Predicted 3D model of a 1526-nucleotide RNA (small-subunit ribosomal RNA) from a Cyanobacteriota bacterium.
Taxonomically the source falls in Cyanobacteriota (Bacteria, Bacillati).
Model confidence (mean pLDDT): 83 of 100.
RNA sequence: AAUUCUGUUAUGGAGAGUUUGAUCCUGGCUCAGGACGAACGCUGGCGGUGCGCCUCAUACAUGCAAGUCGAACGAAGAGGCCCCCUCGGGGGUACUUCAGUGGCGGACGGGUGAGUAACACGUAGGUAACGUGCCUUGUACUGGGGGAUAACACCGGGAAACCGGUGCUAAUACCGCAUAAGAUAUUCGGUGAGACUCCGGAUAUUUAAAGUUUUUUCGGUACAAGAUCGGCCUGCGUCUGAUUAGCUAGUUGGUAGGGUAAUGGCCUACCAAGGCGAUGAUCAGUAGUUGGUCUGAGAGGAUGACCAGCCACAGUGGGACUGAGACACGGCCCACACUCCUACGGGAGGCAGCAGUAGGGAAUCUUGCGCAAUGGGCGAAAGCCUGACGCAGCGACACCGCGUGAAGGAUGAAGUCCCUCGGGAUGUAAACUUCUGUCGGCAGGGAAGAAUUAAUGACGGUACCUGCAAAGGAAGCAUCGGCUAACUACGUGCCAGCAGCCGCGGUAAGACGUAGGAUGCAAGCGUUGUCCGGAAUUAUUGGGCGUAAAGAGUUCGUAGGCGGUUACUUAAGUCUGAUGUUAAAUACCGGAGCUCAACUCCGACACGGCACCAGAUACUGGGUAACUAGAGUGCGGUAGAGGUAACAGGAAUUCCCGGUGUAGCGGUGAAAUGCGUAGAUAUCGGGAGGAACACCAGUGGCGAAAGCGUGUUACUGGACCGCAACUGACGCUGAGGAACGAAAGCCAGGGUAGCGAAAGGGAUUAGAUACCCCUGUAGUCCUGGCCGUAAACGAUGGAUACUAGGUGUUGGUGGUAUCGACCCCUCCAGUGCCGAAGCUAACGCGAUAAGUAUCCCGCCUGGGGAGUACGGCCGCAAGGCUGAAACUCAAAGGAAUUGACGGGGGCCCGCACAAGCGGUGGAACAUGUGGUUUAAUUCGAUGCAACGCGAAGAACCUUACCUGGGCUUGACAUCUACGGAACCUUGCAGAAAUGUGAGGGUGCCUUCGGGAGCCGUAAGACAGGUGGUGCACGGUUGUCGUCAGCUCGUGUCGUGAGAUGUUGGGUUAAGUCCCGCAACGAGCGCAACCCUCGUGGUCUGUUGUUACAGGUCGGAAGAUGCUGAACCCUCAGGCCAGACUGCCGGUGACAAACCGGAGGAAGGUGGGGAUGACGUCAAAUCAUCACGCCCCUUAUGUCCAGGGCUACACACGUGUUACAAUGGGAGAAGACAACGGGCAGCUUGGCAGCAAUGUCUGGCAAAUCCCUUAAACUUCCCCUCAGUUCGGAUCGGAGUCUGCAACUCGACUCCGUGAAGUCGGAAUCGCUAGUAAACGCAGAUCAGCACGCUGCGUUGAAUACGUUCCCGGGCCUUGUACACACCGCCCGUCACACCACGAAAGAGGGUUACGCCCGAAGUCGGUGUCCCAACCUUUUAGGAGGGAGCCGCCGAAGGCAGAACUCUUGAUUGGGGUGAAGUCGUAACAAGGUAGCCGUACCGGAAGGUGCGGCUGGAUCACCUCCUUU
Repeated sequence: AAUUCUGUUAUGGAGAGUUUGAUCCUGGCUCAGGACGAACGCUGGCGGUGCGCCUCAUACAUGCAAGUCGAACGAAGAGGCCCCCUCGGGGGUACUUCAGUGGCGGACGGGUGAGUAACACGUAGGUAACGUGCCUUGUACUGGGGGAUAACACCGGGAAACCGGUGCUAAUACCGCAUAAGAUAUUCGGUGAGACUCCGGAUAUUUAAAGUUUUUUCGGUACAAGAUCGGCCUGCGUCUGAUUAGCUAGUUGGUAGGGUAAUGGCCUACCAAGGCGAUGAUCAGUAGUUGGUCUGAGAGGAUGACCAGCCACAGUGGGACUGAGACACGGCCCACACUCCUACGGGAGGCAGCAGUAGGGAAUCUUGCGCAAUGGGCGAAAGCCUGACGCAGCGACACCGCGUGAAGGAUGAAGUCCCUCGGGAUGUAAACUUCUGUCGGCAGGGAAGAAUUAAUGACGGUACCUGCAAAGGAAGCAUCGGCUAACUACGUGCCAGCAGCCGCGGUAAGACGUAGGAUGCAAGCGUUGUCCGGAAUUAUUGGGCGUAAAGAGUUCGUAGGCGGUUACUUAAGUCUGAUGUUAAAUACCGGAGCUCAACUCCGACACGGCACCAGAUACUGGGUAACUAGAGUGCGGUAGAGGUAACAGGAAUUCCCGGUGUAGCGGUGAAAUGCGUAGAUAUCGGGAGGAACACCAGUGGCGAAAGCGUGUUACUGGACCGCAACUGACGCUGAGGAACGAAAGCCAGGGUAGCGAAAGGGAUUAGAUACCCCUGUAGUCCUGGCCGUAAACGAUGGAUACUAGGUGUUGGUGGUAUCGACCCCUCCAGUGCCGAAGCUAACGCGAUAAGUAUCCCGCCUGGGGAGUACGGCCGCAAGGCUGAAACUCAAAGGAAUUGACGGGGGCCCGCACAAGCGGUGGAACAUGUGGUUUAAUUCGAUGCAACGCGAAGAACCUUACCUGGGCUUGACAUCUACGGAACCUUGCAGAAAUGUGAGGGUGCCUUCGGGAGCCGUAAGACAGGUGGUGCACGGUUGUCGUCAGCUCGUGUCGUGAGAUGUUGGGUUAAGUCCCGCAACGAGCGCAACCCUCGUGGUCUGUUGUUACAGGUCGGAAGAUGCUGAACCCUCAGGCCAGACUGCCGGUGACAAACCGGAGGAAGGUGGGGAUGACGUCAAAUCAUCACGCCCCUUAUGUCCAGGGCUACACACGUGUUACAAUGGGAGAAGACAACGGGCAGCUUGGCAGCAAUGUCUGGCAAAUCCCUUAAACUUCCCCUCAGUUCGGAUCGGAGUCUGCAACUCGACUCCGUGAAGUCGGAAUCGCUAGUAAACGCAGAUCAGCACGCUGCGUUGAAUACGUUCCCGGGCCUUGUACACACCGCCCGUCACACCACGAAAGAGGGUUACGCCCGAAGUCGGUGUCCCAACCUUUUAGGAGGGAGCCGCCGAAGGCAGAACUCUUGAUUGGGGUGAAGUCGUAACAAGGUAGCCGUACCGGAAGGUGCGGCUGGAUCACCUCCUUU
């Protein structure tokens, strides 16, 4: 929705991937679905039903595809029968027949789709403009005659095909005559909307026939009617192109005639000048058309195989004949092309019928059987014919059905694959057991299809049924990154390859290849191609145009479209009902038959289209009559840079003249070119000339837009307000068309002050064809004429109506008020801003709409190619308008978001700058690095954040490197077997490793079996690797940065990414705190809690301390914690207190906080340390360690000796010591620390040595002993400004110590030597207080080795006005074409490679029309001397009539000439596109470093630059105006 009582039936719309860091939108590309007359790849068991040259309408061998009738006719015939018979034969009959006459049929059936854009097709009609064989019905008739001719016979020609002559003969063949309903002409009446035409009547003229059969029959003729099939005509529908806009002479119409079955320019003559076309003529391209088919929810889109209807065609072109019907596929004639035969004279042919062949192609079958069925032709029939048809064959080509076994079966076998080595997967899968027998095989039986009593079956011994044996014979293909169901391993290493889109592959690939497994489908599966869908991506259903593609620059206006109010009328649109039709098949629904299904059959419905009839009249339309609200007119006012022309004006620039005056002027970031002593600039006076009109001036005014600005005058257009007198819908829009149209530009003539493309010069620069400067021509100005474009913008077409407000401003009316003006209120018309609803992707728009609606026009459909090419139109040119394609990409784009960045802005911080102090950079040395060298100079770290770094210490070792010598289950670990205690001492060879001997030694536990540990041997599992990858990783670390940030939950806002919170006003060291706020809270960070230093209290008191007492030593001064005692002091270590902006004052917002003060040991974080948020840098480390993968395995492992890491032209970093007098001393004397360390150690004290050190002795595992005298410092003395009494390098000699061993290559001591260096260029580093600077001490590492490192204390400063600048960072904001994030992105020339396209002297084809020539066949017309049987006659011939021949019109092909359109090709040439790492620059994106862009002109290697006018789609600052809030 339909129908109904329940109930039943039918039916229906899915998205995804891909632009971004992410988001929303726009927009394209791609995929998932279905279908196919398909093809290709791999594979392939059976059956049923269908389908099968889409390409060359190319050429065809061979066979077949249309014949039949003896009941139309003659003739012939072997044999049969009958009759006659002269026995030679003849006749008849039935039958047969090649051929012939005649009839019917060959116009059907079958094929193909070349042509055709057309009445070809579809649909609905008309025919008052027609035909119709066979068939049906009805009426009437079928009388009486005639002349020929094929066959045949004979003769002749020809190779053949075939032809000619003479003679004979028949018919349902042919021809007169008779008759006639009919027809024709004239005329009358009727039907009807309409009649020469139909119907009826009258008169005149004229037209028929056939027979056959034994019979019945079957035929024949005329007329009427039916049925069927056709002809013609008409309405409507039926592809693309306007880069085809004009076409047409029989053309359009008329008259007359011809012609046809019939209308008609169909044809001819004459007359008229028409006809078609923007609703798309003509031309060009493409195409058979429909029912249907595929798809789709539908509307649609695509398509037109098979089946069915129609059309067209039959080698190509033309033509007619016959016939009911043809201009005829298997008929005729002609021309042409091709093929074949030929005796060269001449002939034959047409598979787009069925098979089949060749060719073409990605590709499409058998030269089968049968007329048994269905159908067709002929026939009275039997029957004959039928490649129509029925069947079979081939092809997985499609659809449908079936099978390849079923049940059980776990130690989850083997194999294979994976693995964390435990196991897991394949997998109940197999094996095995028990069954079954579909298909296939064999055997037996065996149909229906037959209509029709009998007979008759190609298919076919087929379907089907039964039996038998045996799981036996029967599974593949694609995929597995996402879309999209399905995952691992190995190989490969941006290679090989994959790919539908996105995209995979550069050593751990679920994306390549293989394997295992899995998923999907299955006798198929994939791929390719095409169509529809998804695609609302052409949008009627069902889209858009401010910024994404898209509103014409503006107005006027033609056609067209649309249109106010009220009546009446009509009924075209519209609506309702009914009728006809829309063939069948198909589709849907219901049912039926093949075992099911596919397939086939039966029944039935509906929507819709067209036509016709009847009705309705609201709306639209037509007509009529009226109205005034739209529109216009009139009258009264108003404002205005509206337009055109003429005249006038002053300021300024420049130039000229004169005066004054002197050395510069001018210009710039700075300069220079330029001007100036021949007098500039400056200044005063006078004059000339051109251009533009300050202030007023205003998001003010006017105009359609472009545009318009001094004043006055003249002419002139429009608008607004008020009144409501007039007209009475006169309106809106507007394809084509016309007019206007900035700047630049062009032509002609003027004019030229300033400015100023081009050009010249000067600068800048790597260059500078620019930016800057000095000049300067066109131009800018006027007149006349072109051009016709701009970011011609509000990026917003016009008109009308409706839909909250607020606030400015311009012009006008009314009201209120006033003496009046102002103010205030209201209305209309403009012009701005904010804003509600609503809209929008968002931004935003918002009564001046981008809201809600209606009408009309224009325009869009991915980016590039390209507003280009070609063509056309316009233009003097420049150029404009119109406007593609090939090719290429998977994007291009809009708005907004978060970041990052800016040679954007604001605020703030930091030893960032500034103010200071001391250094580095120069010297020598130490040390590290680079480089170089080397057998090796092992490796790593490389801006800050590598370089006294890993290394807190390389002579051997370390050691990883090199050379040489060895070992191979190994130097080290575990397992197995065997042996042996282990182990110690020692000889020889060797550089050692190692090799080979000798001697000693027999252990521990035991349940007596053995066990634990150690050593050796053997074999294999394995060890081992400082080998690679820090871009596979863990862990650790650096850095931004101790910077103040980084986030979350809930809520709210936004479609969303996201925002808010975290922003704002203050404040802080701090996202610290306060206030405010659609936010409220919370977390990681900050701070605090921890350690240490600074004050005090309390407790404890050894090894610490000593105010008290004692002892001991000493002559004395004094020394000694030795003893008692004590813990006041010092010290040590526990606990506690203390500091919190707590108090006061001020400032501030009654806040947070800041400033000042008091008290206090300490004051605003008290100093220092530890502590490092989310993250960034593929930052560092595979050589600390750990670890994946890869690699080596008699070596990249391991052992040993020696060497190297220590080299040295050089460069850099970090340091040490200095250059000296604030110092040095080879001098003398005297003070004061702290942190720490110590038994293979620290070492006191004594002695020896100049010393390093040695030796003897003692203390201490340490608040006890030792390292341990701290040094700068202080006092005294010397040095007196010099390469020195500075400085100490380097070198020589002699030693000491450590250590197996100081040669390469240690440290120290002594003697001697005594280099550079006199304070350091450009540049650069550290530090804000117990800091810098200076001074020494200790420790780790360590046998030895410290200028390094880590700590410790001693002495102890200077400066900070301040935040403009440099660097780094934080917050807010702004722009962005960046997001690998400015070390970003990106433009153009040039060079190279490839691709497609345009131009081009030309060249070669194709198609088309026109003109002329020639002119076949043939129809028509003329003629017809020549020929002719029927009829006539006056019988000789003539006439009527016909024909050959000839002539004429038309006429195909062909020829000639020019033309149009189109295709291919073309030396060369032009731009375009594409292409990991080419060249030159840097144009654009940020203020992109000269804001950019548009139009135009000139110029330049190139991007581009400059001039003129325009735009904001320009940042920043300031000002003006407006708005909002109070």